[in-house]
RNA sequence: GCCCUCAUAGCUCAGUCUGGAAGAGCGAUUGCCUCGUAAGCAAUAGGUCGAGAGUUCAAAUCUCUCUGAGGGCU
Numbered sequence: 001g002c003c004c005u006c007a008u009a010g011c012u013c014a015g016u017c018u019g020g021a022a023g024a025g026c027g028a029u030u031g032c033c034u035c036g037u038a039a040g041c042a043a044u045a046g047g048u049c050g051a052g053a054g055u056u057c058a059a060a061u062c063u064c065u066c067u068g069a070g071g072g073c074u
Base pairs, nucleotide, nucleotide: 001073002072003071004070005069006068007067010026011025012024013023020057028044029043030042031041032040050066051065052064053063054062
């Protein structure tokens, strides 16, 4: 220098291919239960979907550029 993959909740990730409500597990908080704790059960909160632009009625998803991380080739 060229090519590929990844970036979504505090953590690990799904969803992207095929555009249409932002989700799961763990964790946190509150409540129930218990003599008390743990476990269990229920509920709640928590996200500018890495950044910017474009296409579209509509973008986490498609296109372009950039940033960061990892890998490959020379």
A computed fold for a 74-nucleotide RNA from a Candidatus Woesearchaeota archaeon, annotated as transfer RNA. The sequence is in RNAcentral, with records from ENA. The organism belongs to Candidatus Woesearchaeota, within Archaea. Its mean pLDDT, the model's own confidence on a scale to 100, is 83.